[in-house]
Context: one part of a larger RNA
Molecule: small-subunit ribosomal RNA, central domain
Organism: metagenome
RNA sequence: CUGGGCGUAAAGCGUACGCAGGCGGCUAUACAAGUCAGGGGUGAAAUCCCAGAGCUUAACUCUGGAACUGCCUUUGAAACUGUAUAGCUAGAGUAUGGUAGGGGAUAGCGGAAUUGCUAAUGUAGAGGUGAAAUUCGUAGAUAUUAGCAGGAACACCAGUGGCGAAGGCGGCUAUCUGGACCAUAACUGACGCUCAUGUACGAAAGCGUGGGGAUCAAACAGGAUUAGAUACCCUGGUAGUCCACGCCGUAAACGAUGAGUGCUAGACGUUGGACCCUUCGGGUUCAGUGUCGCAGCUAACGCGUUAAGCACUCCGCCUGGGAAGUACGGUCGCAAGAUUAAAACUC
Numbered sequence: 001c002u003g004g005g006c007g008u009a010a011a012g013c014g015u016a017c018g019c020a021g022g023c024g025g026c027u028a029u030a031c032a033a034g035u036c037a038g039g040g041g042u043g044a045a046a047u048c049c050c051a052g053a054g055c056u057u058a059a060c061u062c063u064g065g066a067a068c069u070g071c072c073u074u075u076g077a078a079a080c081u082g083u084a085u086a087g088c089u090a091g092a093g094u095a096u097g098g099u100a101g102g103g104g105a106u107a108g109c110g111g112a113a114u115u116g117c118u119a120a121u122g123u124a125g126a127g128g129u130g131a132a133a134u135u136c137g138u139a140g141a142u143a144u145u146a147g148c149a150g151g152a153a154c155a156c157c158a159g160u161g162g163c164g165a166a167g168g169c170g171g172c173u174a175u176c177u178g179g180a181c182c183a184u185a186a187c188u189g190a191c192g193c194u195c196a197u198g199u200a201c202g203a204a205a206g207c208g209u210g211g212g213g214a215u216c217a218a219a220c221a222g223g224a225u226u227a228g229a230u231a232c233c234c235u236g237g238u239a240g241u242c243c244a245c246g247c248c249g250u251a252a253a254c255g256a257u258g259a260g261u262g263c264u265a266g267a268c269g270u271u272g273g274a275c276c277c278u279u280c281g282g283g284u285u286c287a288g289u290g291u292c293g294c295a296g297c298u299a300a301c302g303c304g305u306u307a308a309g310c311a312c313u314c315c316g317c318c319u320g321g322g323a324a325g326u327a328c329g330g331u332c333g334c335a336a337g338a339u340u341a342a343a344a345c346u347c
Base pairs, nucleotide, nucleotide: 004318005317006316007301008300012315014201015200016199017198021194022193023192025088026087027086028085029084030083031082033081034080035077036076037075038074039073040072041071042070049065050064051063052062053061054060091191092188093187094186095184096183097182098181099180103177104176105175106174107173108172109171110154115149116148117147118146119145120144121143125136126135162169163168206247207246208245209244210243211242216240220236221235222234223233258314259313260312261311262310263309266292267291268290269289270288271287272286273285274284275283276282277281296303297302320347321346322345329340330339331338332337
């Protein structure tokens, strides 16, 4: 390389959009590039193969044949691929009418709670723990009541419930805005699928500038525990946690399962539509979301119409363990670092 694979053994890019490229629905006609058939030319000799022959045999040599799987040319075929033309509606999209939703952005508002401050009542404790202590408190704490301030998060509803490409999204209201689903089958008429490079988005932490700072809390300090305790527990506490703008670009970014299409028993839940029958209610169908399960698959576990089944198209990735996701170089970044990515050596 061929081949074989990628849920858990090595292996699906974190996610999407998308140029090139690859692949692509139904019908008719034409062409004949691919394709197929016949003919011709060429494909040096030697070699290889087959049948013989010559050296006593063999190696070797010679003769003949075949072959040289290729290229060129010519005559045809027209199923498939391709190209062109004309059409179609089952893919895709549009329109119209509905539906559900924590999808996104901005602004405003609300109540509970924590903390702090002020005032009042009130007096000796309060906190905290396995037990304590550090800590707070007669300069009046804890507790209770009233008021004020400020920041952050939104109990119940809440649900293997919803929405989103993923990350993710949850108080209420308004404005702006993206997508999905159902019904109709009116319109376009293959406009599609995938996608190297590329572009955009991308939790938390971290970084820059400026705000903000209630809670919680890396670092740090103290108290305990302990043989020690740079921890677990406790008292404090700074970055940070929040906002704006700009970076970073990584996660067990997980369903550890790429995207698309078609096909292959069902049963029971649940969410959003539509239709039919209708007495509670039942049935049919489309789109999601779960549990179990037939066939089938799997090393097993398990998967099983939301496939890890049966097939096709396109992309990504794997090839013994360690060294190593490291070194060097490149690119990106303010930095932290990210990305691309070896080898010696060793088992």